[in-house]
This is a predicted structure of a 74-nucleotide RNA (transfer RNA) from a Candidatus Parvarchaeota archaeon. Its Rfam family is "tRNA". For this family Rfam cites "The tertiary structure of tRNA and the development of the genetic code" (Hou, Trends Biochem Sci, 1993).
RNA sequence: GCCUCGGUAGCUCAGUUGGUUAGAGCGGCUGGCUUGUAACCAGCAGGUCGUGAGUUCGAAUCUCACCCGGGGCU
Repeated sequence: GCCUCGGUAGCUCAGUUGGUUAGAGCGGCUGGCUUGUAACCAGCAGGUCGUGAGUUCGAAUCUCACCCGGGGCU
């Protein structure tokens, strides 16, 4: 330098053939239960979907450029 896969909540990830409201588990916080802790139960918070631009009535999703990471080739 080229090819390929990925980047979504604090962590691990799902969500694709563009449209319901952006979600799960773990973690965090609050309450319940308990003599107390853990476990368990209920609830709550937390996201500019890597960055910028484009297409579209509408983009996490399609296109382009760039950034970061994994793998391969030279």